[in-house]
This is a predicted structure of a 271-nucleotide part of an RNA (large-subunit ribosomal RNA, domain VI) from a metagenome. Model confidence (mean pLDDT): 89 of 100. It matches the Rfam family "Bacterial large subunit ribosomal RNA". Gene Ontology terms of the family: structural constituent of ribosome and ribosome.

Context: one part of a larger RNA
RNA sequence: CGUUGGAUGAUUGAGAGGAGCUGCAUUUAGUACGAGAGGACCGAUGUGGACGAACCUCUGGUGUACCUGUUGUUCUGCCAAGGGCAAGUGCAGGGUAGCUAAGUUCGGAAGGGAUAACCGCUGAAGGCAUCUAAGUGGGAAGCCCACCUCAAGAUUAAUCAUCCCUGGGGGUUCAACCCCCCUAAAGACUCCUGGAAGACUACCAGGUUGAUAGGUUGGAGGUCCAAGCGUCGUAAGGCGUUCAGCCGACCAAUACUAAUAAGUCGUGAGG
Numbered sequence: 001c002g003u004u005g006g007a008u009g010a011u012u013g014a015g016a017g018g019a020g021c022u023g024c025a026u027u028u029a030g031u032a033c034g035a036g037a038g039g040a041c042c043g044a045u046g047u048g049g050a051c052g053a054a055c056c057u058c059u060g061g062u063g064u065a066c067c068u069g070u071u072g073u074u075c076u077g078c079c080a081a082g083g084g085c086a087a088g089u090g091c092a093g094g095g096u097a098g099c100u101a102a103g104u105u106c107g108g109a110a111g112g113g114a115u116a117a118c119c120g121c122u123g124a125a126g127g128c129a130u131c132u133a134a135g136u137g138g139g140a141a142g143c144c145c146a147c148c149u150c151a152a153g154a155u156u157a158a159u160c161a162u163c164c165c166u167g168g169g170g171g172u173u174c175a176a177c178c179c180c181c182c183u184a185a186a187g188a189c190u191c192c193u194g195g196a197a198g199a200c201u202a203c204c205a206g207g208u209u210g211a212u213a214g215g216u217u218g219g220a221g222g223u224c225c226a227a228g229c230g231u232c233g234u235a236a237g238g239c240g241u242u243c244a245g246c247c248g249a250c251c252a253a254u255a256c257u258a259a260u261a262a263g264u265c266g267u268g269a270g271g
Stems, first nucleotide, its partner, number of pairs: 001153001004176001005164007015150004021049007033038001051107005059101004066094005071086006111145003118138004165270001167181005182268001187265004191207005212258003215254005221247003228241005
């Protein structure tokens, strides 16, 4: 921009893409078959491999400042307690969320239709025979459906539900035209708070009739027992107060802070 008024939401599915793999074991059954040796079809069940998707409950990884320990040095006047720096986390031990695989769950299927090679029934031409000429059946991991995803720019531009707009005057080449006044809907956007969305954009959740983010409170979870004081020890240090203290992302609650205010587009019933 189109889809023949504008808009919000929900659909249909023309069409397109994806997937499609397979081993072993048990059973049927030591049965059919076979002199024996050996040894099935068909059907049923279990368990794997590779591949793929999703996810983070579990097992782990990461987790650049969440907790703790610790060396050297420097600073906060000193003690104590802390901050900074050590090649871009000083080093070390752990680790929430998120992301993740080696972790977890699931998938290929079943079923239907038309067929290929091939196997048939009936059957003439051609008194026989013949699956074929008329007619008719079976038959594949393949084909068309079925499963998953996208999908109306499918210009053949689809469908459904709901919402909104019912002024005046003049000119003219009489047209879905031009000009002036009035009017400005539904809805959308700008802007702002943000996000399991993201390069930007887009998308999504919200904007006081509000839990969108921050803060606060509570919880989960991590670390592992703070400072101060008391006490024991000459001291390093131990013990008690103390399952303490501290805490990024997680789950809730709560308007304390910030989403204020405002503006723009979109019109007037429509080949």